[in-house]
A computed fold for a 352-nucleotide part of an RNA from an uncultured bacterium, annotated as small-subunit ribosomal RNA, central domain. The RNAcentral record of the full RNA draws on ENA and SILVA. It matches the Rfam family "Bacterial small subunit ribosomal RNA". The prediction has a mean pLDDT of 87.
Context: one part of a larger RNA
RNA sequence: CUGGGCGUAAAGGGCGCGCAGGCGGAAUAGCAAGUAGGAGGUGAAAGCCCGGGGCUCAACCCCGGAGGGUCUUUCGAAACUGCUGUGACUUGAGUUCGGUAGAGGAGUGUGGAAUUCCUAGUGUAGCGGUGAAAUGCGCAGAUAUUAGGAGGAACACCAACGGCGAAGGCAGCACUCUGGGCCGAUACUGACGCUGAGGAGCGAAAGCGUGGGGAGCAAACAGGAUUAGAUACCCUGGUAGUCCACGCCGUAAACGUUGGGCACUAGAUGUGGGAUCCAGUCAACGGAUUCCGUGUCGCAGCUAACGCAUUAAGUGCCCCGCCUGGGGAGUACGGCCGCAAGGCUAAAACUC
Repeated sequence: CUGGGCGUAAAGGGCGCGCAGGCGGAAUAGCAAGUAGGAGGUGAAAGCCCGGGGCUCAACCCCGGAGGGUCUUUCGAAACUGCUGUGACUUGAGUUCGGUAGAGGAGUGUGGAAUUCCUAGUGUAGCGGUGAAAUGCGCAGAUAUUAGGAGGAACACCAACGGCGAAGGCAGCACUCUGGGCCGAUACUGACGCUGAGGAGCGAAAGCGUGGGGAGCAAACAGGAUUAGAUACCCUGGUAGUCCACGCCGUAAACGUUGGGCACUAGAUGUGGGAUCCAGUCAACGGAUUCCGUGUCGCAGCUAACGCAUUAAGUGCCCCGCCUGGGGAGUACGGCCGCAAGGCUAAAACUC
């Protein structure tokens, strides 16, 4: 390579957007590139295969035949693919209108609880901490308690097995700006679609740069314990950081360890958002159907098993990414990116 694979054995890109490319609904007419067929050309010899023959056999050699191309020329075919045309179609996709749920995003403002600190009052000898202690704090008045003030960060209950977002992720409350979804309806556009190598964008935490901020927590660090030791686990402190603005970094058990799209294939039950119908004096409830989401169970089928099972790991098609024994190694070298840390790409010797 052919092939076989990618939930857990090696293997799904962290995520969306999207150029090229690949693939692509239904009608009609034409063309004839692909496609399938006929005929011609060529496809050296040797070899392979079949038949025959020569060395005493065989190997070997000789003669004849057959076969062999993603090749070329030409003729006709037009179902399929392709190409061209059409005041052509509407089911895919989108637009419009009416509703609707939501921690979706950005900005501004604002609220209460709690921790800490400061001031003042009450008050007196302890507080704190642990398995037990000690370091630590406290008669210069702590802890406790009351009142007032300052400041930063996070939002108890509601809260869910719930919701939103492409992923990362998103939670007090209000306002402003803003993205997407879902449901219902008729009208419109008329295949405008799917995927997506490169590319550019987004991307937790930590980390980096500049300037702010700093209550609590807390790498490093210091002390106290524990211990044979204890560069730890426990305790008392505590600086970066955690927060904000702007700019970098670009990683993760970025996980559903499961790429995206479309179609098909028993059900049962819970829950979130809509619509329709029934019932109901009204209303809250209730019943049925249906669309979208999110769970649990389960048949066929699949699976090495575990398990998956209309939210597939079932049955198919299209496109992308990736794997190919363990170690060496996600390393070296080179290149690109980065302020750095480092990231991306990515071997070999050797060894089992």